[in-house]
RNA sequence: CGACGCAAAAGGCAAAACGGCCGAAAGGCCGUGGCGCAAAGCUUCGGAUCUAAGCCGAUCCACAAGG
Numbered sequence: 001c002g003a004c005g006c007a008a009a010a011g012g013c014a015a016a017a018c019g020g021c022c023g024a025a026a027g028g029c030c031g032u033g034g035c036g037c038a039a040a041g042c043u044u045c046g047g048a049u050c051u052a053a054g055c056c057g058a059u060c061c062a063c064a065a066g067g
Stems, first nucleotide, its partner, number of pairs: 012037002017032006055067002
């Protein structure tokens, strides 16, 4: 490289956006959708990012930015 044949595969997950619901928010769930991923599957450990209910801000009524 050529010929014949076997197994496997013929599936999985799922972005943005839109709709609905929940939430203070980050964001989550469901549906539509199909950007993409051989791992965008699983497990263990570690790290990073976002939000700030709460607290401070503000002893007593109210009070914002910010932390």
A computed fold for a 67-nucleotide RNA from a Desulfobacteraceae bacterium, annotated as c-di-GMP-I riboswitch aptamer. Rfam family: c-di-GMP-I riboswitch aptamer. Its family is annotated with cyclic-di-GMP binding in the Gene Ontology. Rfam's curators write: GEMM was predicted in a large-scale screen for bacterial structured RNA regulatory elements. Genes associated with GEMM are involved in a diverse array of functions, including chemotaxis regulation, signal transduction, secretion and chitin. The coordinates come from a structure-prediction model, not an experiment, and the mean pLDDT is 79.